Molecule: transfer RNA
Organism: Hibiscus syriacus
RNA sequence: GUCAGUCUAGCUCAGUUGGUAGAGCGCAAGGCUCUUAAUCUUGUGGUCGUGGGAUUGAGUCCCACGGUUAGUA
Numbered sequence: 001g002u003c004a005g006u007c008u009a010g011c012u013c014a015g016u017u018g019g020u021a022g023a024g025c026g027c028a029a030g031g032c033u034c035u036u037a038a039u040c041u042u043g044u045g046g047u048c049g050u051g052g053g054a055u056u057g058a059g060u061c062c063c064a065c066g067g068u069u070a071g072u073a
Stems, first nucleotide, its partner, number of pairs: 001072002004069004010025004026044006049065005
């Protein structure tokens, strides 16, 4: 250079045929315990990589750019 994949919460990842985004871990508070750990309950969480387009409506479709992973020359 070229081709393919990927980018969603602090981390690892879901998200169906386009219809107002979730889990686990973490973090905070509380219960239990003489205390800690473990465990239970509640809470905390997002301009869905950036910009634009089509659509009544986009995490999802289209375009450009950027990050990242692997292949190839």